[in-house]
RNA sequence: GCCCCCGUAGUUCAAUGGAUAGAACAGUUCCGUCCUAAGGAAUAGAUAGAAGUUCGAUUCUUCUCAGGGGCA
Numbered sequence: 001g002c003c004c005c006c007g008u009a010g011u012u013c014a015a016u017g018g019a020u021a022g023a024a025c026a027g028u029u030c031c032g033u034c035c036u037a038a039g040g041a042a043u044a045g046a047u048a049g050a051a052g053u054u055c056g057a058u059u060c061u062u063c064u065c066a067g068g069g070g071c072a
Stems, first nucleotide, its partner, number of pairs: 001071005007065001010025004018055001027043005048064005
């Protein structure tokens, strides 16, 4: 330099172009206990960035960024 794959809560993963982006673990608060723990309830938190297509984009297209792999 060329080609391929991937990027979504703190982490691991979902979401056929359609309505409020969902779950587990972790976090916070409360209950619980003499105190911790187990257990229970509630709660906050995310689509890498920009543009395009579309009535509608996490999803499709282009560029950029970051990571991984292959060839040279």
Description
The RNA shown here (transfer RNA) has 72 nucleotides and comes from a Minisyncoccota bacterium. The RNAcentral record of the sequence draws on ENA. Lineage of the source: Bacteria > Bacillati > Minisyncoccota.